Model confidence (mean pLDDT): 89 of 100. A computed fold for a 349-nucleotide part of an RNA from an uncultured bacterium, annotated as small-subunit ribosomal RNA, central domain. Rfam family: Bacterial small subunit ribosomal RNA. Its family is annotated with structural constituent of ribosome and ribosome in the Gene Ontology.

[in-house]
Context: one part of a larger RNA
RNA sequence: CUGGGCGUAAAGCGCGCGUAGGUGGUUUGAUAAGCUAGCUGUGAAAGCCCCGGGCUCAACCUGGGAACUGCAGUUAGAACUGUCUGACUAGAGUACAGUAGAGGGUGGCGGAAUUUCCUGUGUAGCGGUGAAAUGCGUAGAUAUAGGAAGGAACAUCAGUGGCGAAGGCGGCCACCUGGACUGAUACUGACACUGAGGUGCGAAAGCGUGGGGAGCAAACAGGAUUAGAUACCCUGGUAGUCCACGCCGUAAACGAUGUCUACUAGCCGUUGGGAGACUUGAUCUCUUAGUGGCGCAGUUAACGCGAUAAGUAGACCGCUUGGGGAGUACGGCCGCAAGGUUAAAACUC
Numbered sequence: 001c002u003g004g005g006c007g008u009a010a011a012g013c014g015c016g017c018g019u020a021g022g023u024g025g026u027u028u029g030a031u032a033a034g035c036u037a038g039c040u041g042u043g044a045a046a047g048c049c050c051c052g053g054g055c056u057c058a059a060c061c062u063g064g065g066a067a068c069u070g071c072a073g074u075u076a077g078a079a080c081u082g083u084c085u086g087a088c089u090a091g092a093g094u095a096c097a098g099u100a101g102a103g104g105g106u107g108g109c110g111g112a113a114u115u116u117c118c119u120g121u122g123u124a125g126c127g128g129u130g131a132a133a134u135g136c137g138u139a140g141a142u143a144u145a146g147g148a149a150g151g152a153a154c155a156u157c158a159g160u161g162g163c164g165a166a167g168g169c170g171g172c173c174a175c176c177u178g179g180a181c182u183g184a185u186a187c188u189g190a191c192a193c194u195g196a197g198g199u200g201c202g203a204a205a206g207c208g209u210g211g212g213g214a215g216c217a218a219a220c221a222g223g224a225u226u227a228g229a230u231a232c233c234c235u236g237g238u239a240g241u242c243c244a245c246g247c248c249g250u251a252a253a254c255g256a257u258g259u260c261u262a263c264u265a266g267c268c269g270u271u272g273g274g275a276g277a278c279u280u281g282a283u284c285u286c287u288u289a290g291u292g293g294c295g296c297a298g299u300u301a302a303c304g305c306g307a308u309a310a311g312u313a314g315a316c317c318g319c320u321u322g323g324g325g326a327g328u329a330c331g332g333c334c335g336c337a338a339g340g341u342u343a344a345a346a347c348u349c
Base pairs, nucleotide, nucleotide: 004320005319006318007303008302012317014201015200016199017198021194022193023192025088026087027086029084030083031082033081034080035077036076037075038074039073040072041071042070049065050064051063052062053061054060091191092188093187094186095185096183097182098181099180103177104176105175106174107173108172109171110154115149116148117147118146119145120144121143125136126135162169163168206247207246208245209244210243211242215241216240220236221235222234223233258316259315260314261313262312263311266294267293268292269291270290271289272288273287274286275285276284277283278281298305299304322349323348324347331342332341333340334339
């Protein structure tokens, strides 16, 4: 190096785009680099192997042969791969007409609720708990009615429903904008797949500057509980949560399942399209792109998976090699910091 693996045992990068590289549809002709066959040269000797010989045997020595799976040249072949050339349309893409959608960005608008403030009514409690207390209240609270302010989130609809590569996305309207699906024709003609480095996006928390601050709430304070209670429960409450710009780059970033392609029984739901049938309906059938539940074959250590595969194969990438030490130390790179990333060893069982 080859050989085993990666849902749960160690192991799929959080997710895209894409460079090099690897791999690549049908077909004509050419070429002969890879490939196949023959021949020539070379592949020192010794050693290994085979057949003999010599020391009384053997080790050892020695003669001959074979082998040296290699390299170079030459002749021939042309199926496959490569290269060149011409063509094709089944992969991929473009144009056209439609469809659905919490896909993204910006601006505006709306109602319910909480809180605070003002005014009226009204009087002794309110609040909270397992029970209480801290707390609020005769300086008039809680409750109730009217008004005002401000911030955040959008009940019902709502659905193993939809959209997005992932993170994620949910009131309404307008503007800007990405992708998907369906249908029929036309066009390009392999333009494709994957992707080391690279580059972009990336929940929450956290950081910087400036705003904002209703509710909630790390820290903190008090009241309880308790042997104690630096907690669970209660009353308060600051960062933060929100906005703009810039960082951070991590998550049980999960389907713990990389991406792409092809093939392989059925049955039942559901979402978006298309087509057809009649009895025109709360209908049925076919088809396609999703999203779910069972299940045959197969697979799996089992659980389970089962056309959305963990089945059968192919292409490319990533990762794994006993537990602890340790995702740590050191060094490098990145970061304002917090820290991230790359990543050992001694020792020990």